Description: The RNA shown here (c-di-GMP-I riboswitch aptamer) has 76 nucleotides.
[in-house]
Order: sequence, then C1' cells, then structure tokens
RNA sequence: UCUCCCUAUAGCCAAACUCUCUGUGAAGAGAGGACAGAAAGCCACGGGUCUUUCAUAAGACAGCCGGGUUGCCAGA
Repeated sequence: UCUCCCUAUAGCCAAACUCUCUGUGAAGAGAGGACAGAAAGCCACGGGUCUUUCAUAAGACAGCCGGGUUGCCAGA
C1' cells in the first nucleotide's frame, strides 16, 4: 500500500430553563444546561406563524413545511 474478515466506531449539535448583553418588539448573541435531531450545517426563494410603525411599509423565525446548496459515517 492492497485484499479479506469483524465491529457500526469516533464524534457533531443543543430545546425548555437560568444569568449577562443587544433590540420598540418578534427575537438574537455569550455562558451554563440537555429536550430532541442523521444534516437541528447554511440560504428568507415559496408557503406559514409572529412583531412593529401615524402612514408607506419594515422586520423575526431555517428546531413550522417545502425548496436550494455544502458536508460526515456505513454498505453496495
């Protein structure tokens, strides 16, 4: 290095909740913490839910569904 056999291995992520910070808000970030997840990685394209503004309208959620895209493991 190749082949065969055996075994699924080693890992990843982080709900609710608590503390701190940001935001008018939905919510987001960090730390702790584990509900769950085989893409619970990323994207606001379509649907949906939510928030805000005097109005025009603007925003949040990817762990709501669909879609797009990238990746890991095993087998053939």

It was read from a public genome assembly, where an Rfam model found it.